The prediction has a mean pLDDT of 81.
Transfer RNA from a Defluviitaleaceae bacterium, 73 nucleotides, folded computationally.
It was read from a public genome assembly.
Rfam family: tRNA.
C1' cells in the first nucleotide's frame, strides 16, 4: 500500500425475508439453608463504533470515517 472479516448489555454472543433489541454467564433482591454454596422466582442493565443517505418504518440496505483482526505485496 490493496483486499476481506468484525464491531449489539459487564463478558461472550444471538437478532434468519427491514416491522415492538434478545439468550447464556456476570450483578441486584426475594424464596430455600443455622450459614455458605447450589437451586428456584424476580429485577435491572442497550447512543446496535461515529457520521450521512434510502424507506412509512434500519441493529439489518447503501457511502464515508475510526478501531480490532486475517490475507496479499
Nucleotide at each position: 500500500g490493496c483486499c476481506g472479516a468484525c464491531a449489539u448489555a459487564g463478558c461472550u454472543c444471538a437478532g434468519u425475508u427491514g416491522g415492538u433489541a434478545g439468550a447464556g454467564c456476570a450483578g441486584c433482591u426475594g424464596a430455600u439453608u443455622u450459614g455458605u454454596a447450589a437451586u428456584c422466582a424476580g429485577c435491572a442493565g442497550g447512543u446496535c463504533a461515529u457520521c450521512g443517505g434510502u424507506u412509512c418504518a434500519a441493529g439489518u440496505c447503501c457511502g464515508a470515517u475510526u478501531g480490532u483482526c486475517g490475507g496479499c505485496u